[in-house]
Context: one part of a larger RNA
RNA sequence: GCCGGCGAGUUGUGUCCGCAUGGCGAGGGUAAGCUAGCUAAGCUGGCAUACCCAAAGGGAAACCGAGUUUUAAUUCUAUUUAGCUACUGCUAAAUAGAACCUUUGGAUGUCUGCAAAGACAGUCCCCAAAGGAGAGCGUAGAGUCGUGCGGACUAGACCCGAAACCGGGGGACCUAUCCAUGGGCAGGGUGAACUCCACCGAGAGGUGUGGGGAGGCCCGAACUCGUCGUCGGUGAAAUGACGUGAGAUGACCUGUGGAUAGAGGUAAAAAGCCAACCGGACCCGGAAAUAGCUGGUUCUCCCCGAAAUAGCUUUUGGGCUAGCCUUAAGGAUUAGAAGUUGGGGGUAGAGCACCGAUUGGGCGUUGGGUCUCGAGACGAGAUACCACGUCCUGUCGAACUCCGAAUACCAACUUCUUUAUCCUAGGAGUCUGUCAAUGGGAGCUAAGUUCCGUUCGACUACCAGGGAAACAACCCCACCCAUCAGCUAAGGUCCCUAAAUCCUGACUAAGUGAGAAAGGCCGUGAAAUUUCAUAGACAUCCAGGAGGUUUGCUUAGAAGCAGCAAUCCUUUAAAGAGUGCGUAAUAGCUCACUGGCAGAUGAAAUUUUGCGCCGACAAUGUAGCGGGACUAAGUCAGGUACCGAAGCUGUGGCUCGUUGCUCCGCAGCGAGGGUAGGGGAGCGUCCCGAUAGCGGUGAAGUUUCACUGUGAAGUGGAAUGGAGCUGUCGGGAGUGUUUAUGCCGGC
Numbered sequence: 001g002c003c004g005g006c007g008a009g010u011u012g013u014g015u016c017c018g019c020a021u022g023g024c025g026a027g028g029g030u031a032a033g034c035u036a037g038c039u040a041a042g043c044u045g046g047c048a049u050a051c052c053c054a055a056a057g058g059g060a061a062a063c064c065g066a067g068u069u070u071u072a073a074u075u076c077u078a079u080u081u082a083g084c085u086a087c088u089g090c091u092a093a094a095u096a097g098a099a100c101c102u103u104u105g106g107a108u109g110u111c112u113g114c115a116a117a118g119a120c121a122g123u124c125c126c127c128a129a130a131g132g133a134g135a136g137c138g139u140a141g142a143g144u145c146g147u148g149c150g151g152a153c154u155a156g157a158c159c160c161g162a163a164a165c166c167g168g169g170g171g172a173c174c175u176a177u178c179c180a181u182g183g184g185c186a187g188g189g190u191g192a193a194c195u196c197c198a199c200c201g202a203g204a205g206g207u208g209u210g211g212g213g214a215g216g217c218c219c220g221a222a223c224u225c226g227u228c229g230u231c232g233g234u235g236a237a238a239u240g241a242c243g244u245g246a247g248a249u250g251a252c253c254u255g256u257g258g259a260u261a262g263a264g265g266u267a268a269a270a271a272g273c274c275a276a277c278c279g280g281a282c283c284c285g286g287a288a289a290u291a292g293c294u295g296g297u298u299c300u301c302c303c304c305g306a307a308a309u310a311g312c313u314u315u316u317g318g319g320c321u322a323g324c325c326u327u328a329a330g331g332a333u334u335a336g337a338a339g340u341u342g343g344g345g346g347u348a349g350a351g352c353a354c355c356g357a358u359u360g361g362g363c364g365u366u367g368g369g370u371c372u373c374g375a376g377a378c379g380a381g382a383u384a385c386c387a388c389g390u391c392c393u394g395u396c397g398a399a400c401u402c403c404g405a406a407u408a409c410c411a412a413c414u415u416c417u418u419u420a421u422c423c424u425a426g427g428a429g430u431c432u433g434u435c436a437a438u439g440g441g442a443g444c445u446a447a448g449u450u451c452c453g454u455u456c457g458a459c460u461a462c463c464a465g466g467g468a469a470a471c472a473a474c475c476c477c478a479c480c481c482a483u484c485a486g487c488u489a490a491g492g493u494c495c496c497u498a499a500a501u502c503c504u505g506a507c508u509a510a511g512u513g514a515g516a517a518a519g520g521c522c523g524u525g526a527a528a529u530u531u532c533a534u535a536g537a538c539a540u541c542c543a544g545g546a547g548g549u550u551u552g553c554u555u556a557g558a559a560g561c562a563g564c565a566a567u568c569c570u571u572u573a574a575a576g577a578g579u580g581c582g583u584a585a586u587a588g589c590u591c592a593c594u595g596g597c598a599g600a601u602g603a604a605a606u607u608u609u610g611c612g613c614c615g616a617c618a619a620u621g622u623a624g625c626g627g628g629a630c631u632a633a634g635u636c637a638g639g640u641a642c643c644g645a646a647g648c649u650g651u652g653g654c655u656c657g658u659u660g661c662u663c664c665g666c667a668g669c670g671a672g673g674g675u676a677g678g679g680g681a682g683c684g685u686c687c688c689g690a691u692a693g694c695g696g697u698g699a700a701g702u703u704u705c706a707c708u709g710u711g712a713a714g715u716g717g718a719a720u721g722g723a724g725c726u727g728u729c730g731g732g733a734g735u736g737u738u739u740a741u742g743c744c745g746g747c
Stems, first nucleotide, its partner, number of pairs: 001747006011155002014153011027053003033047006057064002067137004074099011100132007108121004158296002161293001165286005176260009185250001187219003190215001194211002197208004223247003228243004262278001264274003299682006309322005323430002325427004330422001334420001335417009349403001350401002355397003360392005367386002369383005433459003436455007465476003480653004485649003491643003494628003500640001502639006513630001519614003523611010541596004546570003551565003576591001580589002654672008683736001685733010701720008
């Protein structure tokens, strides 16, 4: 890796909510326990009436009670009318009255005080007027106990997964240090102390030769270590091999036995070592620790179908509530679109009347500054200084507004769609969004950037289909199934490649088309304006292009031609105090300007505009039409036809909704993309009960072929196999596997 098997929403006769279904019903049910029977760890029946839920609520409560609470907002009588009746009555409404309460006014009294002014009256008495509502929660009889299902809570609670924490143990055969007792270190070198002898010396002592043999001394095997390099690196080896190295009488190496234990030991200290991974070992247990995290989560068909937002959150990759989805029930012209009418607004734009900013100028000032004059002055004057006022002129503003839309929003009415709206209850998912278009903020008016608003947008969840060569978010258009039928959309019609080598009129010559700017172009088409021209234009050619004068200044020089100022006059057909080249300065050439030659279906300048040209440089190979290739098969304008999709239509079929009917089927109309998710209906596996069957004339299983069903699947044939198996109706689950770096086995 492949194949096979195993592998994930379960359980508690737990508590609560809801739906469906069943029993009983103003009631319903028992629990532990006791007991009888049976097919006996259980089941069924009986007893047990404690207790639980419901039958009454309201209030914080006292308390009251079909009412009650709040509030001053209540009580009672009579009459009339209506209804009911169980008939000396009850209920309701209206009217009238009494009591009580509230408010207001008056009277009166009380208090303080000598008195008056004044104050007070919730206590007592009297008079008058008005008033005595509303609201909340209840009431108008339905619950309760089983069963199933959907959820919540609680438990391991869909499954697997930590690093860790705690408890109790067995470990020092590795290794660290220590203790006891043994063992080991070829050979060579150096030559300390001390010292015999000789000599010197008064002596102390010195010198020499020999002896001697010290040392964490030197070289170097065994032994111990592991410096550098290479190899090795699915190794010969879970740390090695080879070469090269360090120590090698020492703080040396080593055998055996012993000691120290994890909240610890040991450590010449590296957080090293404590049995091949030690910042807290290993084993078992608490234990299915916890995991807002990652991964995985198994059959089919049918209907609907999201969100990536708001608020709060030690919150931001998690939650809760709302929003948006679904299922069920219910009731109101509810909701949406278009039109008409009526509204409020301060955005876009615009403007400068306010608030601020701001260009230039005029005028004014007993403002400030500076300067001049003046002996000085609260003197005069000046000012390309600053400020202020006013007038003219030109502007700017998200936090300016004298103004002011379109849309949008609100309401009414009409028409259309017909429950799309709203409410209650059960179940969710969603809280990382993205692109496009548009209004903005941030950024560089950068980003396939980021943050908001808007949308019958799209994607996500239709990367479906057609187009854009290819291409989630662009354009067209949204797939129930079948069809060797037709029409179109976007886009196309020379070949690749389905359809025009189609028609008409222009443009382009650049392969522009088929990538790009400032800037440049006597490329070419169109339009317009102005001017010159047979009294001869424009261009070529021939000739002239002069004098004052080398204008003045400046300068070494400056003579038309470095620079500054001025830019006149004369002769002329015409000729600048000079257009460019040139000189050190002159000179020289040339132009403007004039004449001649020649003879125009003319020439010059400017503006607008269509299509082109230059500007144009990148890394594997043309490589910036998808390719071939194209002078249209390019571009602009117009036209006709055709192609072109799962769109629309035709024909046949399936399912669902709804309406109708002659109602268990037909007909009409409509619907059938779908992730998270909600709802509905089914298939298959194992076991049980009931029932009906099959099987050595061959069960299950296995292999293969055919047929049937929308599908999960089913049926039959053949072969193999050799003893059990199945249909139907119910019931119960260890019930469905391509994925979890899943687990086990085989190959």
This is a predicted structure of a 747-nucleotide part of an RNA (large-subunit ribosomal RNA, domain II) from a bacterium.
Its mean pLDDT, the model's own confidence on a scale to 100, is 81.
Rfam family: Bacterial large subunit ribosomal RNA.
The RNAcentral record of the full RNA draws on ENA.